[in-house]
RNA sequence: CUUCUUGCUAGGCCGGGCGGCUUAUCCUCGCCUGUUACCCAAAACGGAUAUCAGUGGGGGCCGAAGCCUGAGGGGCGGUUUGGCCUGCAAGUGCGGGUCCUGCUUUGACCGUCGAUGCUCUGUCCUCAUCGGCUCAUGUCUUCGUGAAUCGAGUCAGGUCGGGAACGAAGCAGCUCUAAACAUUGGCACGGGUGCCUUGAGGGUUGCGGAGCGGAGGAAAUUGCAGGGCUAAACCUGUGAUUGCUCGACUCAUCCACCCUCAGGCGCGCAUUAUU
Numbered sequence: 001c002u003u004c005u006u007g008c009u010a011g012g013c014c015g016g017g018c019g020g021c022u023u024a025u026c027c028u029c030g031c032c033u034g035u036u037a038c039c040c041a042a043a044a045c046g047g048a049u050a051u052c053a054g055u056g057g058g059g060g061c062c063g064a065a066g067c068c069u070g071a072g073g074g075g076c077g078g079u080u081u082g083g084c085c086u087g088c089a090a091g092u093g094c095g096g097g098u099c100c101u102g103c104u105u106u107g108a109c110c111g112u113c114g115a116u117g118c119u120c121u122g123u124c125c126u127c128a129u130c131g132g133c134u135c136a137u138g139u140c141u142u143c144g145u146g147a148a149u150c151g152a153g154u155c156a157g158g159u160c161g162g163g164a165a166c167g168a169a170g171c172a173g174c175u176c177u178a179a180a181c182a183u184u185g186g187c188a189c190g191g192g193u194g195c196c197u198u199g200a201g202g203g204u205u206g207c208g209g210a211g212c213g214g215a216g217g218a219a220a221u222u223g224c225a226g227g228g229c230u231a232a233a234c235c236u237g238u239g240a241u242u243g244c245u246c247g248a249c250u251c252a253u254c255c256a257c258c259c260u261c262a263g264g265c266g267c268g269c270a271u272u273a274u275u
Stems, first nucleotide, its partner, number of pairs: 003273001006270003011062004015033005023050005038058004066265009077254003082249001085247001087244004092239007099227005106220001109217002117212007124202005131195001132193004137188004144181002151176004159168003
């Protein structure tokens, strides 16, 4: 000389960018982004500053560390250009389907414990009829109640006539009974009735029953053919037009952050140890 250790100081870091505002810059505001990494106060009719570009106060870390400038590469994000990419909407052209008939595919279902079909019939409706129940009228009948001066009979007691025997009227009671009331049952005529019998007629479909008959039937789905609609509505395939969208792509630009290169400033003082 070099290297190491420790402590200082100069200095550095505690963010940056876009928008907005501005003559311009920073900040309070909005947004994007980075770090291990600040706090307090004021500030959009705003606060401060001047290309050296926040103000005032406080704190922490690093420490000869680092800071600044330029170029290149990567790159989150912002702005922007483009067309017809993507998506949406509108109306439009063409085709098909949603309808009918026949056949057919599929998976099942019902069917000789009898399918489709046919006949009769009930349920349903109308009319009539027979009864049940019930109402009204008339009539007959069973049991009962039933007349106070206004029915009858019998009349205790009492009253009257009589010397008496006896007689007269006659209340209550009892018996019978009229009108009337209530009750039982019946008959006749008429009416009502969501009940019942019978008969006639009607009757879209469905359901129930009986008979004939003897093998298919019904719904969905796939496809084909013919017919229909194609006016309207709905669904669907395809093409073009217009508009919107900026999700994707593309053009340009700015940029947090990272990497590389070059340059500028700085690279100091003391100390331990080594040599």
Model confidence (mean pLDDT): 76 of 100. Archaeal signal recognition particle RNA from a Candidatus Woesearchaeota archaeon, 275 nucleotides, folded computationally. It matches the Rfam family "Archaeal signal recognition particle RNA". By type it is a non-coding RNA gene. For this family Rfam cites "Structural and energetic analysis of RNA recognition by a universally conserved protein from the signal recognition particle" (Batey et al., J Mol Biol, 2001). It is recorded under the gene name ffs. Lineage of the source: Archaea > Nanobdellati > Candidatus Woesearchaeota. The sequence is in RNAcentral, with records from ENA.